Context: one part of a larger RNA
RNA sequence: CUGGGCGUAAAGCGCGCGUAGGUGGUUUGGUAAGUCAGAUGUGAAAGCCCCGGGCUUAACCUGGGAAUUGCUUCUGAUACUGCUGGACUAGAGUACGGUAGAGGGCAGUGGAAUUUCCGGUGUAGCGGUGAAAUGCGUAGAUAUCGGAAGGAACACCAGUGGCGAAGGCGACUGCCUGGACUGAUACUGACACUGAGGUGCGAAAGCGUGGGUAGCAAACAGGAUUAGAUACCCUGGUAGUCCACGCCGUAAACGAUGUCAACUAGCCGUUGGGGGACUUGAUCCUUUAGUGGCGAAGCUAACGCGAUAAGUUGACCGCCUGGGGAGUACGGCCGCAAGGUUAAAACUC
Repeated sequence: CUGGGCGUAAAGCGCGCGUAGGUGGUUUGGUAAGUCAGAUGUGAAAGCCCCGGGCUUAACCUGGGAAUUGCUUCUGAUACUGCUGGACUAGAGUACGGUAGAGGGCAGUGGAAUUUCCGGUGUAGCGGUGAAAUGCGUAGAUAUCGGAAGGAACACCAGUGGCGAAGGCGACUGCCUGGACUGAUACUGACACUGAGGUGCGAAAGCGUGGGUAGCAAACAGGAUUAGAUACCCUGGUAGUCCACGCCGUAAACGAUGUCAACUAGCCGUUGGGGGACUUGAUCCUUUAGUGGCGAAGCUAACGCGAUAAGUUGACCGCCUGGGGAGUACGGCCGCAAGGUUAAAACUC
């Protein structure tokens, strides 16, 4: 609980698309639902409140008024909102020409390196550590040269560089494909924003089926260390890591900062476009879309934020409400499972 909040104190859904709903540009006509004004009927009496009256006062009783914030009907107003008709182009979108990019999917290709195998040279060690040992090696290892196989990842370029809604994306080539930016015209004419439910995407790990397996490496084995060492270090090593298809649906899924729009000093870098100037350059000025550093006002508990706002406002959604119990139990839904999601209470401080 009609309050105040959500970068770090509790609190922004991991991210899109989108239904209902909420909200919505400029102008004009109509309407009069909301809105406003006046009137009408009603809003029982008693009580409360105000002004009187009656008991010697008071309590009490009694007369009148007000109030009853509401509803009905009628008449009127038309600024704003709604509804409806017309018009517009500044929002949004379409067509056309360019630009940049690790955006996505599929197929193919390449070189360096590790490992294994084959062959040559060659001989007693190699490897590993703080030091060692396990391990490998005279059945010829390590080293070195030539060849072959196979899998995975793509050095330099590389950059608070780029692209993507987020997760994320990095060798090269081709094909298919999404988005952004930009220029000048033409067109549509508010077609927009947000978005409960819903739906799609969603790192790693994990699961199912079938492949693949070079390196690395949970588990596991051995060697060390140690009082012990179910570890850290070493030698090995299986799932897994890779591929195809299908699940899972979670992360410090972070900018710990929801999306959209408008407005509000400057300065310095950088990426992609456009325009202009001259002394045509490793030049300067300007504009726009990103991406960074400082910083005015302002905000903030402070730290800090500061046109990429945490400033000033508007629209819509999500979420929080002391700590523990607990993101747990129960139930529902989802999942093959692991589990996920929704989500308490007793009790306690």